A computed fold for a 254-nucleotide part of an RNA from a Pseudomonadota bacterium, annotated as large-subunit ribosomal RNA, domain VI. Lineage of the source: Bacteria > Pseudomonadati > Pseudomonadota.

Context: one part of a larger RNA
RNA sequence: CGUUAGGAUUCUUGAGGGGAGUCUUCCACAGUACGAGAGGACCUGGAAGAGGGAAUCCCUGGUGUGUGGGUUGUCUCAAAAGGGCAGCGCCCAGUAGCUAUAUUCCCACGUGAUAAGCACUGAAUGCAUCUCAAGUGCGAAGCAUACCCCAAGAUAAGGAAUCCAUCGAGUCCCCCUGAAGAUUACAGGGUUGAUAGGCGUCAGAUGUAAGUACAGUAAUGUAUUUAGUCGAGACGUACUAACGGACGAUCUCC
Repeated sequence: CGUUAGGAUUCUUGAGGGGAGUCUUCCACAGUACGAGAGGACCUGGAAGAGGGAAUCCCUGGUGUGUGGGUUGUCUCAAAAGGGCAGCGCCCAGUAGCUAUAUUCCCACGUGAUAAGCACUGAAUGCAUCUCAAGUGCGAAGCAUACCCCAAGAUAAGGAAUCCAUCGAGUCCCCCUGAAGAUUACAGGGUUGAUAGGCGUCAGAUGUAAGUACAGUAAUGUAUUUAGUCGAGACGUACUAACGGACGAUCUCC
C1' cells in the first nucleotide's frame, strides 16, 4: 500500500508450506513348523532400552561476582564496631532466575492409491498364458493422508462475534514495567491504578549480631538470642513515579 467498499477489537477456516518418520535387545508363541542331524523360524502379542525431539524446574544436582557467615595480609580506624584493596582475596553455605546429567511426554494406530513382486478369470494361439489384450485382486520403512507447527499478499486477498458512528470505538507517541527483548517487536499497566520502587507481613537463606553482664591472667567461652542481617519470591498497602499529547470512521457548511 492492497484486501470494491464505513472504522475497529477479538476469535477463527485452511489453499499451500514446513517438521516428525529411527533403531536394538529380551520374553511368550516354541525348542514348535522345517530339518537325518546340527540347527532353527514366519506370523502375532508383550517388555525394556539406545538415539533424536519438545516442554518444565516439583524432585536430584550445577551455577548463583544478589545474600549470610568464617578467615589471611594490609590500609582506614585511639580501641571496639564498621569499611576499602588483594581473581567475589580465599573458604563454607545458598533464595530467585538460568540450567542437565533431573522430571514428564512424543517418535503411535489406521486409511487410500501404488512399486518390485505374487495372483484370478482369459483370448489372440480350441492347449497354455498375471494382460506393452479387455476385465479383477493382493502387495512397502517409500507416495498421499493421518500427527505437530506456520499460514487469507490464498490479489479467487475467506468466515464469525462484538463495539463505535463524533458527548467518538479504537490506535499511536510518551510514561511505569516485564518470566519479552541487541534495536524493534511482544506482553502488562498508566490515578476509575497494585505497573515498578518504597513500606509492612510472610515463605526462604545464613547460623546465634552489636552492646552489656558473668566466668577466665588471657586467648576465649556463656547468657541476653533459634538472634542479627538479607530476603531477585508471595501477599498486602497509593507513600513515590506512571506527567503530557496526537490521530481517528463520519457529520455539517461553502